Predicted 3D model of an 84-nucleotide RNA (c-di-GMP-I riboswitch aptamer) from a soil metagenome. The RNAcentral record of the sequence draws on MGnify.

[in-house]
RNA sequence: AACAGGCAAACCCACCGAAAGGUGGCGGCGCAAAGCUACAGGGUCUAAGGCUGGCUGAGCCAGCUAGGGCAGCCAGCUGCCGAA
Numbered sequence: 001a002a003c004a005g006g007c008a009a010a011c012c013c014a015c016c017g018a019a020a021g022g023u024g025g026c027g028g029c030g031c032a033a034a035g036c037u038a039c040a041g042g043g044u045c046u047a048a049g050g051c052u053g054g055c056u057g058a059g060c061c062a063g064c065u066a067g068g069g070c071a072g073c074c075a076g077c078u079g080c081c082g083a084a
Base pairs, nucleotide, nucleotide: 006031007030012025013024014023015022016021029072035077036076037075041074042073043070044069045068049065050064051063052062053061054060055059
């Protein structure tokens, strides 16, 4: 190459969430793992709550922080077909 196929980005709509983001529908950007794993390990996003600071101050602003996310960032594990 070939067989059976599979998944489904963004946008939009509804819902959940403080947010990141998630679920469902539409839709296909793409994907040989775009299957699973966030407690194998990295990286990264958000900051409700908490801590610290500033402002005259109810409060507002700023910084730090995951127990909250992202596997379609790297990665770990598993796997269809088949020249091999």